Record summary:
A computed fold for a 72-nucleotide RNA from a candidate division WWE3 bacterium, annotated as transfer RNA. Its Rfam family is "tRNA". The coordinates come from a structure-prediction model, not an experiment, and the mean pLDDT is 83. It was read from a public genome assembly.
[in-house]
RNA sequence: GGCGGGUUCGUCUAUCGGCUAGGACUCAGGAUUUUCAUUCCUGCAAGACGGGUUCAACUCCCGUACCCGCUG
Numbered sequence: 001g002g003c004g005g006g007u008u009c010g011u012c013u014a015u016c017g018g019c020u021a022g023g024a025c026u027c028a029g030g031a032u033u034u035u036c037a038u039u040c041c042u043g044c045a046a047g048a049c050g051g052g053u054u055c056a057a058c059u060c061c062c063g064u065a066c067c068c069g070c071u072g
Base pairs, nucleotide, nucleotide: 001071002070003069004068005067006066007065010025011024012023013022018055027043028042029041030040031039048064049063050062051061052060
């Protein structure tokens, strides 16, 4: 250099065009408990960046950045 795959809450991850983006852990508040822990309830928090297609895009297409694999 070429080809392929990937990028989503603080972390891990689901979501194959209808999203008000779900779950687990963490964190915050509360309940339970003499206290702590456990358990339960509630809450906070995310689509790498830019463009295109579409009534509608995390999802499809193009480019850029970064990561991983294969390879001249």